[in-house]
Context: one part of a larger RNA
C1' cells in the first nucleotide's frame, strides 16, 4: 500500500419551540394501594405541580402597585385570555455528552539482580628495568660533615602480558550485535581491579559534577488508581435525491487561529400600508475632484523700489557721512504650491416629495444555523521608495462556493452562470495557412522575421502633414576659374605677417574677396573656406508634428509567436461571410413554485453550489400484527447473469447450499449504512 471485518451526536433528567393527541364544568396525578385475564392491564390515590393577578427588596397592597410629600409624572401590570397532560421531532443546560489523542498533576505501592556511592569480608596482578632511605666497609675530619664501594629494596617509578579502560581509524549502520568486530592506543602495587553479603529511592537517593546514574526509561523511575483528567488544538465522523443558500464584517473580550451580540443564510407564522426597491422629475444640505491666489493661513522663485534693523568697506578728533553683487523686514511687479489653506466649486452619493413601475421582495415574531485567516483584478486614497504576487481602508467585480469557451499551459483576466437527453440550429469572447473548426475583398503602412519583452538616450531608415528661406533674373551639389590692395592693421613678442594672445575691425580696386573658417610655418611660405564669375539645368535647404520600423538589448543545460512556417499568414482602416460555449433556440423527458382547473392537466417562471437550514426517500437488524410459498420440498447465504427504477437500490433465471427457517405488507424500536481517524484486529 491493498483486501475483509470492527469503528464516532447516544442515554437520563430539567428547560424551550414545533407537530400530533386527550381534556378544558381548568389540566394532571406522585409515592402508595386494591383488583387482576399477570399485560406497555384496569381502578383508586389531588399530596404536589402548572394555570387562574399583578406590583414591590420587603412589610404589604391589589386591577392595580412601586417610586414619591403628592390625589403629579414615570416604571411594570390590567383593560379579557388559553391553558394543561402525554408522545414524537428540533435545540439549550447538567452529566465523559460525537469519537480517538497529550505534555502533565495527585495518591498508594514496586525497584540499587543494570548503574553511582558507601560498609563488611575475601581474591587477583607473568616477566623484565630503575635502584630512595637505612646499614656495613674504606677514604676523610679533632669530631661531624662529606666522598667511594658494597648491601638494601622504596616508588599514585619505568617497559610489558593477564586484568581493567576506550584515544584514533577501517568495517558494521533494515548490523552477527538496540553500542559490536578488526588494527593500533592508555593504566597495569594502585585515588588499582574484582567475588560474595549488606545500606540508602522518586522532588528522593547517588554523584572526583556530565543534569551523570537509579533494570535498553531520567531536568524528576516504574506499576496501579483518581480517570473516559483537561485539550479555546490536530485528525476523523459511514446511504440517496429535492428546494433555498452564506460569511471571512462591526462592537466588546488577558481578546487577536477562541468566544458573545449584531450583520449576512434558512424554516414557520403574520401584516397589504405607495412599506422596501427601481426609473425620470422636483426640493435639499455638503466642501470632495477641479480650480484659485487682489480671500485668509502657510510654503516658495526671480526682479524693482525703498522704510527700518544688522553686517562689511571707506572717511573721521568728535558729531556725522558715503558706498554695498551680504542678511532680515516693508512696499510693489511677474510666475508658482498645499491632506491638516479656501473668495469658489462639480459629477456621483445621500435625504425628502409627488408620478410611474414592481410575483410582498420590505417589515414583525418564533425555531435552526454557519461565518469572525479571505483572495486577486479595476477605481479613489493612507503607509512604503507615486517598490513588492507588499500592507491598511473605501466603491465595484471574480474566485471562494462556479463547471463550460477563450487567454499554448494558467482559482481571482475576457465571454458565459451547467435540470436531463440529442451524430440538430444561431451566436459571445476569441478566431478563420498547417498542426486545428472556420476567409475573402479593398486601401494604406512595415523589411525589422519587427510582428513574437523594456526605458532614458541615439541615428540623412522610411510614410504623411505643416512652416520658413533660396530658385529659369539659373537655386542646391559637383567641376573650371578668381579669392586682390593699403597691410607684416595696432599692441604684445625673440618672432606674431588673416590664423599664441589683447584692441580695433576701417578704407581701396572690384563680378567678388573677412583687419579672415580651418589645416599649416620658428616666423613667412603653402593648402583651404567665406564671397564672386563660368559650366550644368530643376528643384534645394532648414525646422516642427506624425505612422511604422533601427540601435540601446548582458546570466548561468536550450528556449521571450504554443510549434511549423509566414513578406502577409505582420500592422492600421473598411466591408461581407464563416467557425466558435454546458450561452440562446429546436425536439422530448424529470422536478420546484405560482396561476387556472372538480380532476386529469395546461400555461408561466425556475432547477451551479461549500459552510449551513428545510423536505422526501432507499437499505440493514430486531419486535408485534396481517398475509403468502413449500414435501420431488422450500429457503437465507454464496457464485453467474444481456432485466427494471431519477438515486439510494430492486427483481427474474441458472448453479451451489444437510444449516432451519424464509418472502410480502403495515407499524414500532435501534449497537442502522465507512476510500480516509500516522484508526483497531486478521490476511496479502
Nucleotide at each position: 500500500u491493498c483486501c475483509g471485518g470492527c469503528g464516532a451526536g447516544u442515554u437520563a433528567c430539567c428547560g424551550u419551540c414545533g407537530g400530533c393527541a386527550g381534556c378544558c364544568u381548568g389540566g394532571u396525578u406522585a409515592a402508595g394501594g386494591u383488583c387482576c385475564u399477570c399485560a406497555g392491564g384496569a381502578c383508586c390515590g389531588g399530596a404536589g405541580c402548572c394555570a387562574u393577578a399583578g406590583g414591590g427588596a420587603a412589610a404589604c397592597c391589589g386591577a392595580g402597585u412601586c417610586u414619591g410629600a403628592a390625589u403629579a409624572g414615570g416604571g411594570c401590570g390590567a383593560a379579557u385570555a388559553u391553558g394543561u397532560u402525554g408522545c414524537c421531532g428540533g435545540u439549550g443546560g447538567u452529566a465523559g455528552a460525537c469519537c480517538c489523542g497529550a505534555a502533565a498533576c495527585u495518591g498508594c505501592g514496586u525497584g540499587a539482580a543494570c548503574u553511582a556511592c558507601c560498609c563488611a569480608u575475601g581474591a587477583g596482578c607473568a616477566g623484565g628495568a630503575u635502584g630512595a632511605a637505612g646499614c656495613g666497609c674504606g677514604g676523610g675530619u679533632u669530631a661531624u660533615a662529606c666522598c667511594g664501594c658494597g648491601u638494601g629494596g622504596a616508588g599514585g617509578u619505568c617497559c610489558g602480558a593477564a586484568c581493567c579502560c576506550a584515544c584514533u581509524u577501517g568495517g558494521g549502520u533494515u548490523g552477527a550485535a538496540a553500542a559490536c568486530c578488526g588494527a593500533g592506543g592508555g593504566g597495569a602495587u594502585g585515588a588499582c581491579u574484582u567475588g560474595u553479603g549488606g545500606g540508602g529511592a522518586g522532588g528522593a537517593g547517588u554523584g572526583a559534577a556530565a543534569g551523570u546514574c537509579u533494570a535498553a526509561u531520567c531536568a524528576a523511575a516504574c506499576g496501579c488508581a483518581g480517570a473516559g483528567a483537561u485539550a479555546g488544538c490536530u485528525g476523523g465522523u459511514u446511504c440517496u435525491c429535492u428546494c433555498c443558500g452564506a460569511a471571512a464584517u462591526a462592537g466588546c473580550u488577558u481578546u487577536a487561529g477562541g468566544g458573545c451580540u449584531a450583520g449576512c443564510c434558512u424554516u414557520g407564522u403574520g401584516c397589504c400600508a405607495c412599506u422596501a426597491c427601481g426609473u425620470a422629475c422636483c426640493g435639499g444640505g455638503g466642501g470632495u475632484a477641479g480650480a484659485g491666489a487682489g480671500a485668509c493661513u502657510g510654503a516658495a522663485u526671480c526682479g524693482g523700489c525703498u522704510u527700518g534693523g544688522g553686517g562689511g568697506u571707506c572717511u573721521u578728533c568728535c558729531c556725522a557721512g558715503a558706498c554695498u553683487a551680504c542678511c532680515c523686514u516693508g512696499c510693489u511687479g511677474a510666475a508658482c504650491c498645499a491632506a491638516a489653506c479656501u473668495c469658489c466649486g462639480a459629477a456621483u452619493a445621500c435625504c425628502g416629495g409627488g408620478a410611474c413601475g414592481a410575483u410582498u421582495a420590505u417589515c414583525a415574531c418564533a425555531g435552526g444555523a454557519g461565518u469572525c485567516a479571505g483572495u486577486c483584478c479595476c477605481u479613489g486614497g493612507g503607509g512604503g521608495a507615486u517598490a513588492a504576487g507588499c500592507u491598511c481602508c473605501a466603491g465595484g467585480g471574480u474566485c471562494g462556493a462556479g463547471a463550460g469557451g477563450g487567454a499554448a499551459a494558467c482559482a481571482a483576466c475576457c465571454c458565459u452562470g451547467a435540470u436531463c437527453a440529442u451524430c440538430c440550429g444561431c451566436u459571445a469572447a476569441g478566431g478563420u495557412c498547417c498542426c486545428u473548426a472556420a476567409a475573402c475583398a479593398a486601401c494604406g503602412c512595415u523589411c525589422a522575421g519587427u510582428c513574437a519583452c523594456u526605458a532614458a538616450g541615439g541615428a540623412a531608415g522610411u510614410u504623411g502633414g505643416a512652416u520658413u528661406g533660396c530658385u529659369g533674373a539659373g537655386a542646391c551639389a559637383g567641376c573650371c576659374a578668381g579669392g586682390a590692395u593699403g597691410u607684416u592693421g595696432g599692441c604684445u613678442u625673440a618672432g606674431a605677417a588673416g590664423c599664441a594672445g589683447c584692441c580695433a575691425c576701417c578704407a581701396u580696386u572690384u563680378a567678388a574677396a573677412a583687419a579672415g573658417u580651418g589645416c599649416g610655418u620658428a616666423a613667412c611660405a603653402g593648402c583651404u573656406u567665406a564671397c564672386u564669375g563660368g559650366u550644368c539645368g530643376a528643384g534645394c535647404a532648414a525646422u516642427c508634428c506624425u505612422g511604422c520600423g533601427c540601435c540601446g538589448a548582458u546570466a548561468a543545460u536550450g528556449a521571450a509567436c504554443g510549434g511549423g512556417a509566414g513578406u502577409a499568414a505582420g500592422c492600421g482602416u473598411u466591408g461581407u461571410a464563416c467557425c466558435g460555449a454546458a450561452g440562446c433556440g429546436a425536439u422530448g423527458g424529470a422536478u420546484u413554485c405560482g396561476a387556472c382547473g372538480c380532476a386529469a392537466g395546461u400555461c408561466g417562471a425556475g432547477u451551479g453550489g461549500u459552510a449551513g437550514g428545510a423536505g422526501a426517500g432507499c437499505g440493514c437488524u430486531g419486535u408485534g400484527g396481517a398475509u403468502c410459498a413449500g414435501a420431488u420440498a422450500c429457503g437465507a447465504g454464496u457464485c453467474g447473469u444481456a432485466c427494471c427504477g431519477u438515486a439510494a437500490g430492486g427483481a427474474g433465471c441458472g448453479a451451489u447450499g444437510u444449516c432451519g427457517g424464509g418472502g410480502u405488507c403495515c407499524a414500532c424500536a435501534g449497537g442502522u449504512g465507512a476510500u480516509u481517524a500516522u484508526g483497531c484486529c486478521g490476511g496479502a
Large-subunit ribosomal RNA, domain II from a Thermoguttaceae bacterium, 684 nucleotides, folded computationally. The organism belongs to Thermoguttaceae, within Bacteria. Its Rfam family is "Bacterial large subunit ribosomal RNA". Clan: LSU clan.